[in-house]
RNA sequence: UCCUGGCUCAGGAUGACUUUUGGCGGCGUGCUUAACACAUGCAAGUCGAACGAAGCGCCUGUGAUUGAGACUUCGGUCAAUUGAUCAGGUGACUUAGUGGCGGACGGGUGAGUAACGCGUGGGUAACCUGCCUUUCAGAGGGGGACAACAGUUGGAAACGACUGCUAAUACCGCAUAAGACCACGGUACCGCAUGGUACAGUGAUCAAAGGAGCAAUCCGCUGAAAGAUGGGCCCGCGUCUGAUUAGAUAGUUGGUGGGGUAACGGCCUACCAAGUCGACGAUCAGUAGCCGACCUGAGAGGGUGAUCGGCCACAUUGGGACUGAGACACGGCCCAGACUCCUACGGGAGGCAGCAGUGGGGAAUAUUGCGCAAUGGGGGCAACCCUGACGCAGCAACGCCGCGUGAGCGAAGAAGGUUUUCGGAUCGUAAAGCUCUGUCUUUGGGGAAGAUAAUGACGGUACCCAAGGAGGAAGCUCCGGCUAACUACGUGCCAGCAGCCGCGGUAAUACGUAGGGAGCAAGCGUUGUCCGGAUUUACUGGGCGUAAAGAGCACGUAGGCGGUUAAUUAAGUCAGGUGUGAAAGUUUUCGGCUCAACCGGAAAAGUGCACUUGAAACUGGAUAACUUGAGUAUCGGAGAGGUAAGCGGAAUUCCUAGUGUAGCGGUGAAAUGCGUAGAGAUUAGGAAGAACACCAGUGGCGAAGGCGACUUUCUGGACUGUAACUGACGCUGAGGCACGAAAGUGUGGGUAGCAAACAGGAUUAGAUACCCUGGUAGUCCACACUGUAAACGAUGAAUACUAGGUGUAGGCAACGAUGGUUGUCUGUGCCGUAGGUAACGCAAUAAGUAUUCCGCCUGGGAGUACGUACGCAAGUAUGAAACUCAAAGGAAUUGACGGGGGCCCGCACAAGCAGCGGAGCAUGUGGUUUAAUUCGAAGCAACGCGAAGAACCUUACCAAGGCUUGACAUCCCGGUGACCGGCAUAGAGAUAUGCCUUCUCUUCGGAGCACCGGUGACAGGUGGUGCAUGGUUGUCGUCAGCUCGUGUCGUGAGAUGUUGGGUUAAGUCCCGCAACGAGCGCAACCCUUGUUACUAGUUGCCAGCAUUUCGGAUGGGAACUCUAGUGAGACUGCCGGGGAUAACUCGGAGGAAGGUGGGGAUGACGUCAAAUCAUCAUGCCCUUUAUGUCUUGGGCUACACACGUGCUACAAUGGUCGGUACAAAGAGCAGCGAGCUCGUAAGAGUCAGCGAAUCUCAAAAAGCCGGUCUCAGUUCGGAUUGUGGGCUGCAACCCGCCCACAUGAAGUCGGAGUUGCUAGUAAUCGCGGAUCAGCAUGCCGCGGUGAAUGCGUUCCCGGGCCUUGUACACAAGGCCCGUCA
Repeated sequence: UCCUGGCUCAGGAUGACUUUUGGCGGCGUGCUUAACACAUGCAAGUCGAACGAAGCGCCUGUGAUUGAGACUUCGGUCAAUUGAUCAGGUGACUUAGUGGCGGACGGGUGAGUAACGCGUGGGUAACCUGCCUUUCAGAGGGGGACAACAGUUGGAAACGACUGCUAAUACCGCAUAAGACCACGGUACCGCAUGGUACAGUGAUCAAAGGAGCAAUCCGCUGAAAGAUGGGCCCGCGUCUGAUUAGAUAGUUGGUGGGGUAACGGCCUACCAAGUCGACGAUCAGUAGCCGACCUGAGAGGGUGAUCGGCCACAUUGGGACUGAGACACGGCCCAGACUCCUACGGGAGGCAGCAGUGGGGAAUAUUGCGCAAUGGGGGCAACCCUGACGCAGCAACGCCGCGUGAGCGAAGAAGGUUUUCGGAUCGUAAAGCUCUGUCUUUGGGGAAGAUAAUGACGGUACCCAAGGAGGAAGCUCCGGCUAACUACGUGCCAGCAGCCGCGGUAAUACGUAGGGAGCAAGCGUUGUCCGGAUUUACUGGGCGUAAAGAGCACGUAGGCGGUUAAUUAAGUCAGGUGUGAAAGUUUUCGGCUCAACCGGAAAAGUGCACUUGAAACUGGAUAACUUGAGUAUCGGAGAGGUAAGCGGAAUUCCUAGUGUAGCGGUGAAAUGCGUAGAGAUUAGGAAGAACACCAGUGGCGAAGGCGACUUUCUGGACUGUAACUGACGCUGAGGCACGAAAGUGUGGGUAGCAAACAGGAUUAGAUACCCUGGUAGUCCACACUGUAAACGAUGAAUACUAGGUGUAGGCAACGAUGGUUGUCUGUGCCGUAGGUAACGCAAUAAGUAUUCCGCCUGGGAGUACGUACGCAAGUAUGAAACUCAAAGGAAUUGACGGGGGCCCGCACAAGCAGCGGAGCAUGUGGUUUAAUUCGAAGCAACGCGAAGAACCUUACCAAGGCUUGACAUCCCGGUGACCGGCAUAGAGAUAUGCCUUCUCUUCGGAGCACCGGUGACAGGUGGUGCAUGGUUGUCGUCAGCUCGUGUCGUGAGAUGUUGGGUUAAGUCCCGCAACGAGCGCAACCCUUGUUACUAGUUGCCAGCAUUUCGGAUGGGAACUCUAGUGAGACUGCCGGGGAUAACUCGGAGGAAGGUGGGGAUGACGUCAAAUCAUCAUGCCCUUUAUGUCUUGGGCUACACACGUGCUACAAUGGUCGGUACAAAGAGCAGCGAGCUCGUAAGAGUCAGCGAAUCUCAAAAAGCCGGUCUCAGUUCGGAUUGUGGGCUGCAACCCGCCCACAUGAAGUCGGAGUUGCUAGUAAUCGCGGAUCAGCAUGCCGCGGUGAAUGCGUUCCCGGGCCUUGUACACAAGGCCCGUCA
């Protein structure tokens, strides 16, 4: 990268929950959990026109009693009125009881149920149906009771008991019988069977109730028939999961008789028979009410079964029946259980899964509301009564729908916030302001429809009108990608986020906050669940060579599929029709609420089922035939096919004997082992077991496993030819059954060699290994088990088709005749086209194109656990889940890597030379120490590095003393006229005080400049971060590489070019090539050096000439050297060999130089988060009377030690003394300093010359000549120390260099190891310079003298190209396994 494959998200939905926020209205919805327990109220009554009775009211009569008032003889009388009591009547009054109808509907719930429970379609000739409708026919005459009631009586209560009275539409005979039903026989017709229907006959059985009304009549009653409605029962089909549930069943299956039911039936019973169900999944277990529908989906499907509607089941748990048309009955009965309540302890009462409501459970679900006004139901002739059904209201953003939270103008782009590159940008016409409007809301007024006469809970509601005021009404989530939307600050792997990937370790668009933005909006986000995306269970619509996946292999049962022809049938199939597929819902369309949600009308759809009429191609059935599939027959040859018996030679080992002597054997090297008791070697003889060299071949045979000397026995299969026979007999194959390498197991044999285990020896850090010496099971045979392998072609079997080429094995045919050619069949290989494939690869032996059947697959856990089966055991077969992850995996690509391969290069090795590592010292580092020992650099590529030079300064560190707008910059204000300089005092100094000296210009206003004082902006920081950076640098590496455009190839990453054959120092060049070109690198151009020409000739030079103090000193010369400018010269140009007629290479000539002449500068794309914030610059952070700054002193120079780099040595190729020769390149005015004098010297004094081809530093040294030393810790070596001096400098104590004298340490050539160098190089010798007051053994340069070696590329290191493997890609310092924490 492509593929496979999982994980995740964006959508929709919800009886929802939850966070947060919340203005209004309409329509819906609201215990998904404890079928948990329930206080309280209500939810089923009604009828007095069925009945008796009681009560109440009214009327009439009676009139106890009361007594207004009047009269009065005051003794009393009359008397309205009150009206007890009794009698009668009356009321569409009330009702406990009898009686009727209704309490089987309506309402609730989903526990149970995997079932004819439900859905759908049928059957009932096997049935019922109150009330309702229609029709026919009836209601005669009697009887006896029981409640109520009265009395007595029991009990706490609930509730009874006994005696007596009484009515009915209550109950019971009798009569009647149109009719029904039963029995018997008959006739006609019909049906899928039992059988049914109609007609007539005989015999038997069976009815009834009254009430209201003046009446008409109405409401009831009885029998029968029919309808309607509602049910019962039966059947076809459909209806979840598990086989780690395979057998289940005794009333079980069937029959006969009987019983029972409305009705069929083992529904029940007696007897008889032994059946019945089941891999098309019985039984068992788990889960679940089913459907219309709802959600989702393009669909097919998948999920769900709230509200509404249909069916079922249930009513505290279990059982039972009664009544009734209907129940085995939610608000009936009985029994039993649990629970609750009452109790006088004897006994009783209760059932919210009705409406409200309570407790409980829970994440979670409402009012103990109003009304029967509407719709509907029960009763009633009716009025009416009842109705928590229902209609309404209340609560809840729980859902859907609608509306609003204002509109227009308004730039000083206000203030403010945020940000900033300080200019601005943005919030933003947003606000303010001006002008309007009034939806919702508020106040006041009017006021419905719902009702076809009356009756309105809702409700003074909807709606309408008027008034008023922008007032009362916006939030939530998100802003890294998926996914629309970005900045600042805070934080610093913390706090936190997160659906997946992932974010956070000091510059976080990912956390938190803010500003801004995006989205939705009275909501928004989270969570749960379902579908989708997921073609990720694939019917539509997937796969199995390597990604997960072909059973080890065959035979074969069920099943599935199946050749050709003809006619037939009509199960599948197709077409038409009929019925059904309830309503609601969905879709389309029309309409009603202002719209919408919501509601109504119509149509479509409901893909289904049943019946019926047709069609006959295909599939199926049944029939007749056929031969090509398949099989048989026969001829022939091939073969390690199988089985059993026999037999052969070579080798190994052992035994015996001979010869013979010291080793043998074994390994990388050894040792254990064997051997002087004679091994090994060799010769001869013998024994035993196992395996079969050559032949031998990607040859043969077999289903696979597998099969290999030879002979024989028995035997399987394949192939070729022939075309006689059978006539589809075939293919596949769940279960089943046989076979099945090696190892292993059992019993009995056998055992030469080999060889787990084991022993010893080695190796190793260890070595329970690899190597060696031994060695037992086993390997072999017989019989029996096991049943697995990378049992592989990692590729199931069968059939057909689809280019070729070339081998090989077996057979056949034709031609030709001998060596063959062509064709054909079967097997076995290779290459390859089309095609398929993710690619690799496959390709007639398919992984192509098709068909059939089987097996198998869907991350890890895990082929594990449990269960079961098999097995003697080992174990095998079958075969999960919890949990866990965001992957695991395949093929290919580019790199990197390899103790992989090939080619090549480099002082890389080798060959050499000189070293380092040992000593002393110098210097750097680590460590330690310290007040401080400032900081950085860290393998190569830090360590004589930054530092080309720390006594003060430097200096960054430490101690102490000071300053605070500051040592330094800019701006502002005030003052002074200076500042600078000099002097004095105090002090360690910084500093402070005092004194002296002391401005410029001017239009005279002032300005400039400087200092002092002050204010705040700010200065300052060698403080942090080199992992925020720029710049610079190191390194791989001066290695030969790194890329691009176009084209081509590949699905793509990518490849090609850049690979290959040669060649080169080189991707240098040539040739070839699907590549052709180009760029950065290489090379060249630049500097220097080597030769030479020309030009020029002082300060340089001096051949010739002259002078000379003998010094190019002078005249002169311009030749030479030299200087420094310009040129020339070298290009494989020429010749020869090799090579491909090339590039190039080897040799040669010429040449000062020859194959890039030597050296330098020059460093591709990139790597190392390489180095540097302390050169400089710089973001951010930190500091601001200090982390800044000034000063004095100290430190960076410390010292048990360790390392790096150097110097000097250890000596005779030397030391020392004397003499003497030859450079180059440089530097110089606060400088180099000649000469002279002094000093042993360092140096000092004095001063000439020189800003330098002129003068000076300056003596070059090694070398050469001569003398001396004679192998020793020395006349080597010079450390260390002492004394005395010199120089620089304000100052040499810490802490400089030099000189003289004295002292005279270690060291006698250096372990392991390691460095540099290929020619003017190494080695050695001195000279100069930068820095610098002074201070090099360092660094940078310069010249002098001047080697040795290189066979070669095996090895070490580094690098380049090609190739190969890879589980690596931060790339081997990778990745990763196990143990422990």

The prediction has a mean pLDDT of 85.
A computed fold for a 1381-nucleotide RNA from an uncultured bacterium, annotated as small-subunit ribosomal RNA.
It matches the Rfam family "Bacterial small subunit ribosomal RNA". Its family is annotated with structural constituent of ribosome and ribosome in the Gene Ontology.